[in-house]
Context: one part of a larger RNA
RNA sequence: CACCGCCCGUCACACCAUGGGAGCUGGCCACGCCCGAAGUCGUUACCCUAACCUUUUGGAGGGGGGCGCCUAAGGUAGGGCUAGUGACUGGGGUGAAGUCGUAACAAGGUAGCCGUACUGGAAGGUGCGGCUGGAUCACCUCCUU
Numbered sequence: 001c002a003c004c005g006c007c008c009g010u011c012a013c014a015c016c017a018u019g020g021g022a023g024c025u026g027g028c029c030a031c032g033c034c035c036g037a038a039g040u041c042g043u044u045a046c047c048c049u050a051a052c053c054u055u056u057u058g059g060a061g062g063g064g065g066g067c068g069c070c071u072a073a074g075g076u077a078g079g080g081c082u083a084g085u086g087a088c089u090g091g092g093g094u095g096a097a098g099u100c101g102u103a104a105c106a107a108g109g110u111a112g113c114c115g116u117a118c119u120g121g122a123a124g125g126u127g128c129g130g131c132u133g134g135a136u137c138a139c140c141u142c143c144u145u
Stems, first nucleotide, its partner, number of pairs: 003108001005105001008101002011098001013095004018090003023085007032076003039070001041068004046064004052059002111132009
């Protein structure tokens, strides 16, 4: 590079990250229930027993065994947090080439924009309400010269 300008959205292609997703696989956390080793403690009407007391059987004490509490590991069920993965699916970003149109920028060729409803391959269109950040023409008011 100045309208042979600028520029919008769908679609196609490539790559990137990401949301949803029947689920699947792990990690961490606490809790309920079941089971419960070893050990301390408690208990005991069974068994054993050298030191103490009696001395006669016995008693005290100790040990074993039984029972109980606590409890590691384990089992089971549900829960919370978190990571990865998942057919399919949603949009997003980037990309010197592509497809379809031409919505916006000039009155952009239907002024544009905002809200909303309906609607269309797509930009979009239409209805209703609002704004001027609309061109043009005429008039009114105000300001300056």
The part of an RNA shown here (small-subunit ribosomal RNA, 3' minor domain) has 145 nucleotides and comes from Bangia fuscopurpurea. The RNAcentral record of the full RNA draws on ENA and SILVA. Taxonomically the source falls in Bangia (Eukaryota, Rhodophyta, Bangiales, Bangiaceae).